[in-house]
Transfer RNA from Hypomyces aurantius, 73 nucleotides, folded computationally. Its mean pLDDT, the model's own confidence on a scale to 100, is 82. Its Rfam family is "tRNA". Rfam classes the family as a transfer RNA. From the family's description: Transfer RNA (tRNA) molecules are approximately 80 nucleotides in length.
């Protein structure tokens, strides 16, 4: 150098045929118990790497850029 893939919540991912973000784990509470755990409810946390477009409407489509893999020379 050229080429493909990935990027979503403290983690692991689901949402990708465009209609405004979902669950497990983990955290904090409360309940249960003598009490701990398990178990039940409840609550925070992501404007979806970044920016520009295109659309009434972008996590998703389209072009740039970053960062992380993998293949080639």
């Nucleotide at each position: 150098g050229a080429g493909g893939c990935u990027g979503u919540a403290a983690c692991u991912u689901a949402g990708c045929u465009g209609g405004u973000a979902a669950a497990g784990u983990g955290c904090g509470c409360u309940g249960c118990u003598c009490a701990u755990a398990a178990c039940a409810g409840c609550g925070a946390u992501a404007u979806c790497a970044a920016g520009u477009g295109u659309u009434c409407g972008a996590a998703u489509c389209a072009c740039u850029u970053c960062a992380g893999c993998c293949u080639u020379a």